[in-house]
RNA sequence: UAAUUCCUUCGGGGUCGGGUGAAAGUCCCAACCGGCGGUGAUAAGGUUUGCAGCCUUUCAGUCCGUGACCCGUGUGGUGAUUAACAACAGCUCACGGUGGAUUUGGUGGAAAUCCAAAGCCGACAGUAAAGUCUGGAUGGGAGAAGGAACGU
Numbered sequence: 001u002a003a004u005u006c007c008u009u010c011g012g013g014g015u016c017g018g019g020u021g022a023a024a025g026u027c028c029c030a031a032c033c034g035g036c037g038g039u040g041a042u043a044a045g046g047u048u049u050g051c052a053g054c055c056u057u058u059c060a061g062u063c064c065g066u067g068a069c070c071c072g073u074g075u076g077g078u079g080a081u082u083a084a085c086a087a088c089a090g091c092u093c094a095c096g097g098u099g100g101a102u103u104u105g106g107u108g109g110a111a112a113u114c115c116a117a118a119g120c121c122g123a124c125a126g127u128a129a130a131g132u133c134u135g136g137a138u139g140g141g142a143g144a145a146g147g148a149a150c151g152u
Stems, first nucleotide, its partner, number of pairs: 001151001004149007017029003031132002033122002035066004043057005061120002070097005076092003081087001102118005124135003
């Protein structure tokens, strides 16, 4: 120290205050929140007398991709039920699909990422209609960190 296999741990935030109503964190006014990887003209630090360059850390909800939810496919795996077979619920694995949102101005050689302003978006089930409550979920998970084996 590239790759591969395995193990352990970690791995999501948010309705102040008010209105209506019998009832709303669901409607209305208003408030608040932003997973993970990448990209990146941010910023800070190091190197230098200083600049450039280089190195380290850091910089996007709405740019690219991705996860949870939902759906589909499979002579896949497992498997309740059967005397057995067939069939098949459930669970699981793999693959695939669905699924949201940004403009304007500024600076500049260059900005979907910087600065300013104004917007916009947010699974399913429950319930007075939910990004924020409750539930599936003490689950799953993109991935992150550390370690081991094998190898160079």

Source information:
A computed fold for a 152-nucleotide RNA from Alkalicoccus halolimnae, annotated as FMN riboswitch aptamer (RFN element). Its Rfam family is "FMN riboswitch aptamer (RFN element)". For this family Rfam cites "Regulation of riboflavin biosynthesis and transport genes in bacteria by transcriptional and translational attenuation" (Vitreschak et al., Nucleic Acids Res, 2002). The RNAcentral record of the sequence draws on Rfam. Its mean pLDDT, the model's own confidence on a scale to 100, is 80.